[in-house]
Molecule: c-di-GMP-I riboswitch aptamer
Organism: soil metagenome
Parts: sequence; C1' cells; structure tokens
RNA sequence: GAUAAAUGCACACCCGUCGCGAGGCGGGGCCGCAAAGCCACGGGUCAAGCGCACUGCUUGACGGCCGGGUUACCGAA
Repeated sequence: GAUAAAUGCACACCCGUCGCGAGGCGGGGCCGCAAAGCCACGGGUCAAGCGCACUGCUUGACGGCCGGGUUACCGAA
C1' cells in the first nucleotide's frame, strides 16, 4: 500500500466433539481481513464463583473490540 500476482487467515451458520459457562477443537463455510501472524502488556466485553452488595475481588473466556510490543510474505507508480 495498487481493482496486480503468489500465498495466508476464516465472522455468521451447519455437522461432530469437549466445557457448569463465556467458549474451545476438527470438518464445511457465506461476511470479511495485507498482519484477522505471535505475545496477553493497558483498556474493553463476556462467563462462573466469592462478596462487607461497593460496580468490588478471584479464576477463566474473547482477542475478527481499541491501543501497545514483536516477527514476517508480495509489491506497481
């Protein structure tokens, strides 16, 4: 960062499966994405539990919600 090419990812939804749950994993996959790769650092959202009931604490989930760190493919003018 171009209506280029190579390559990659995969929301909703469906099937199977795991989890109390948020959700995860495998297969299919329309929306979309040039970091929608990785980290889980700040904020955010969500679940379960606790609680002096404060908008608080603990554990966990998302990370394709925003920011940060870090590595990387292709590349015209």